Record summary:
Predicted 3D model of a 353-nucleotide part of an RNA (large-subunit ribosomal RNA, domain IV) from Methylomonas rivi.
[in-house]
Context: one part of a larger RNA
RNA sequence: CCCAGGUGAAGGAACUAGGCAAAAUGAUACCGUAACUUCGGGAGAAGGUAUGCCGUUGAUAAGUGAAAGCCCUUGCGGCUGUAGCGUAAGGCGGUUGCAAAAAAUCGGUGGCUGCGACUGUUUAGCAAAAACAUAGCACUCUGCAAACACGAAAGUGGACGUAUAGGGUGUGACGCCUGCCCGGUGCUGGAAGGUUAAUUGAUGGGGUUAUCUUCGGAGAAGCUCUUGAUCGAAGCCCCAGUAAACGGCGGCCGUAACUAUAACGGUCCUAAGGUAGCGAAAUUCCUUGUCGGGUAAGUUCCGACCUGCACGAAUGGCGUAACGAUGGCCACACUGUCUCCACCUGGGACUCA
Numbered sequence: 001c002c003c004a005g006g007u008g009a010a011g012g013a014a015c016u017a018g019g020c021a022a023a024a025u026g027a028u029a030c031c032g033u034a035a036c037u038u039c040g041g042g043a044g045a046a047g048g049u050a051u052g053c054c055g056u057u058g059a060u061a062a063g064u065g066a067a068a069g070c071c072c073u074u075g076c077g078g079c080u081g082u083a084g085c086g087u088a089a090g091g092c093g094g095u096u097g098c099a100a101a102a103a104a105u106c107g108g109u110g111g112c113u114g115c116g117a118c119u120g121u122u123u124a125g126c127a128a129a130a131a132c133a134u135a136g137c138a139c140u141c142u143g144c145a146a147a148c149a150c151g152a153a154a155g156u157g158g159a160c161g162u163a164u165a166g167g168g169u170g171u172g173a174c175g176c177c178u179g180c181c182c183g184g185u186g187c188u189g190g191a192a193g194g195u196u197a198a199u200u201g202a203u204g205g206g207g208u209u210a211u212c213u214u215c216g217g218a219g220a221a222g223c224u225c226u227u228g229a230u231c232g233a234a235g236c237c238c239c240a241g242u243a244a245a246c247g248g249c250g251g252c253c254g255u256a257a258c259u260a261u262a263a264c265g266g267u268c269c270u271a272a273g274g275u276a277g278c279g280a281a282a283u284u285c286c287u288u289g290u291c292g293g294g295u296a297a298g299u300u301c302c303g304a305c306c307u308g309c310a311c312g313a314a315u316g317g318c319g320u321a322a323c324g325a326u327g328g329c330c331a332c333a334c335u336g337u338c339u340c341c342a343c344c345u346g347g348g349a350c351u352c353a
Base pairs, nucleotide, nucleotide: 001348002347003346004345005344006343007342008341010339011338014337019334027051028050029049030048031047036041038173052095053094054093055092056091057090063085064084068080069079070078071077072075096100108332109331110330111329112328113327114326115324116323120132121131136171137170138169139168140167141166142165148157149156150155174319175318176317177316179249180248181247184246185245186242187241188240189239190238193237194236195235204226205225206224207223208222211218212217250268251267252266253265254264277311278308289305290304291303292302293301
């Protein structure tokens, strides 16, 4: 020096990213217990008091229950009964020790706040969480040989279920709520018109040549190359609906009798211009915004303001008791975390043999 322990003057978080680690708390009984609350909780809230042993109360309560007596259905029976045994809790008195829940076992506590309702689940081997799930809510599909899924198929699951059922998607207890936009994309419905496949093959043109010929050429039928009229569904275009479907939710200028601001007005654009609520936030760049609180001093924290770079309503908004090996901040208690280190015990390292 390292590892595992122990003790420590004065101070007591000044340590540090952070009270990490350690210390402290700790049992039982009784007293007592706040805000808030979904009335269940919070709560072991918090905070206090007592605790060993001996004597006495006391040949005590509870309990057990012999003998004896009575009754009959004569039994391992029932009833009465009280001797004995027995010692809980308490009262009073005494007593030992530094200390009596003497060891061991054995909650630290409180306040504010973010997130997630909760119990639960997860990266076997660096992440346990605010992530996942969840009950609840909503939309949507599915009439049963269901939808959907696995499978060339047979078939199977769904389900030996039947819309109070099953599948998919989103949100995520509960409370108060969930605004506007259907122009785009999607989905659903519609069918007048436009477009449109295979199919059908009208018409025209070319090649070939029986034949005709004025010898230039013309050219039936057939075969063949080509053209593609007409017929023709869904889809798309089109017309509607639909946002707890994917998503979206403006700019400029002026105006009030101090100033400032703008309830008000004008104008441009849009499908519509962000409502309630919240807001420097797990979101705020400028920013350590400004004000207040707490500190002697606070980029964190709490409460406000609103100038929201770039919150916002089931991609849910805002609250919320309880809960959390969850994040941030503060306080009490406590301490070798520290000022600032010292000593002790055991084991290593190290030196020597």
Its Rfam family is "Bacterial large subunit ribosomal RNA". Its Rfam clan is "LSU clan". Taxonomically the source falls in Methylomonas (Bacteria, Pseudomonadati, Gammaproteobacteria, Methylococcales).